[in-house]
RNA sequence: AAAGUGGGUUGGACAACCGCGGGGGUGUUUACACCUCGGAGGAAAGUCCGGGCACCAUAGAGCAGGAUUCCAGCUAACGGCUGGGCGGUGAGAGCCGACGGACAGUGCAGCAGAAAAUACACCGCCGAUGACUCGCUUGCGAGAACAGGUAAGGUUGAAAUGGUGCGGUAAGAGCGCACCGCGCUUCUGGUAACAGAAGUGGCAGUGAAAACCCAAUCCGGUGCAAGACCAAAUAGGGAAACGCCGUGGCUAAGCUUGUCUUAGUCACAACCUGCUGCUCGCAGGAGUUUCCGGGUAGGUUGCUUGAGGCUGGCAGUGAUGUCAGUCCAGAUGAAUGGUUGUCGCUCGCAAGAGUACAGAACCCGGCUUAUAGACCCACUUUUCCU
Numbered sequence: 001a002a003a004g005u006g007g008g009u010u011g012g013a014c015a016a017c018c019g020c021g022g023g024g025g026u027g028u029u030u031a032c033a034c035c036u037c038g039g040a041g042g043a044a045a046g047u048c049c050g051g052g053c054a055c056c057a058u059a060g061a062g063c064a065g066g067a068u069u070c071c072a073g074c075u076a077a078c079g080g081c082u083g084g085g086c087g088g089u090g091a092g093a094g095c096c097g098a099c100g101g102a103c104a105g106u107g108c109a110g111c112a113g114a115a116a117a118u119a120c121a122c123c124g125c126c127g128a129u130g131a132c133u134c135g136c137u138u139g140c141g142a143g144a145a146c147a148g149g150u151a152a153g154g155u156u157g158a159a160a161u162g163g164u165g166c167g168g169u170a171a172g173a174g175c176g177c178a179c180c181g182c183g184c185u186u187c188u189g190g191u192a193a194c195a196g197a198a199g200u201g202g203c204a205g206u207g208a209a210a211a212c213c214c215a216a217u218c219c220g221g222u223g224c225a226a227g228a229c230c231a232a233a234u235a236g237g238g239a240a241a242c243g244c245c246g247u248g249g250c251u252a253a254g255c256u257u258g259u260c261u262u263a264g265u266c267a268c269a270a271c272c273u274g275c276u277g278c279u280c281g282c283a284g285g286a287g288u289u290u291c292c293g294g295g296u297a298g299g300u301u302g303c304u305u306g307a308g309g310c311u312g313g314c315a316g317u318g319a320u321g322u323c324a325g326u327c328c329a330g331a332u333g334a335a336u337g338g339u340u341g342u343c344g345c346u347c348g349c350a351a352g353a354g355u356a357c358a359g360a361a362c363c364c365g366g367c368u369u370a371u372a373g374a375c376c377c378a379c380u381u382u383u384c385c386u
Base pairs, nucleotide, nucleotide: 001382002381003380004379005378006377007376008375009374010373012343013342014341015340016339017338018337020039022037023036024035025034026033027032041357045368046367048366049365050364051363052362053223054222055221056220060280061279062278063277065219066218067217068216069215070084071083072082073081074080085099086097087096088095089094100214101213105212106211108207109206122154123153124150125149126148132143133142134141135140136139162180163179164178165177166176167175181203182201183200184199185198186197187196188195189194227301228300229299230298237292238291239290240289241288242287246268247267248266249265250264251263252262253261254260255258271285272284273283274282275281308327309326310325311324312323313322314321315320344355345354346353347352
């Protein structure tokens, strides 16, 4: 100097004029006027996760369904974050991981290849004895074929039934041995996931569950258009369906004194409604549901102080915790701005042009996505100079 990796900050400033919403104060009969203090983000976006809060609701069990999946921590919680282990990837700083189980079961591995699990061998290697042929030194050599042996070499493939080497064999093969791999046992380090070491056993089909599946753990629903209150208006309208039922006991009253009537209460049973889907269970009950038609759609609240932000100290490798100080938008068809000028930054010789992504709506913690640029810190690699 260049190219990268990880993290952080910022993403406009000043002045004048005019204007809007909130808090506080003063004046004031409310309107209204004046003064003063604040007023949109790192993602406010997506609505993907987790909650707070409100209601169902008194709140439970099972099934279905869904999510997560190494270890240890952080957190209100999470499918998030931090640190570690293992695996993959990059030259490296780093980055990624859907990381429980293949001995519960089912299914899959096309084509090619001899063959992909009942693993029946394509090219190969060996092939004694007996029988056959030839030669000759009459018991030797050679040849061809057969019964048979073999998977070391080659072919195909992502993968060929442990790998490499040595010995052995007719030729071969864990057949034997050494090392590696694999299984088992023990020890050492570590909280653990795991890592290492020693011994022992010739020991075998492998892969994949981001295939179905199995295991463990977790999960009610709806959502500020949730909910609460006030005011007003209409037609307390019309129709249909399912229900509105029954049995028994007790008490009281009535009179016609009866296994009577009425009311209340308790129990059982049936039916309806609610609790995401289903079942049980629980609660409530004379209503519930559907269609047609009509009225109102106004105001207050929820509404902003929170598991909150920022700065600093302490503890911790870190996420984070704790202590001290300081700060705080609540609109309601939608405020937080408009105009002018100067400046900043980027491109350009200049003139000039451009100045990112983008706007709170109940509130938080995360994740994901978008972002013109500028600056800072740490680390990696290359080149040059000293």
Predicted 3D model of a 386-nucleotide RNA (Bacterial RNase P class A) from Thiomicrorhabdus sp.
Its mean pLDDT, the model's own confidence on a scale to 100, is 75.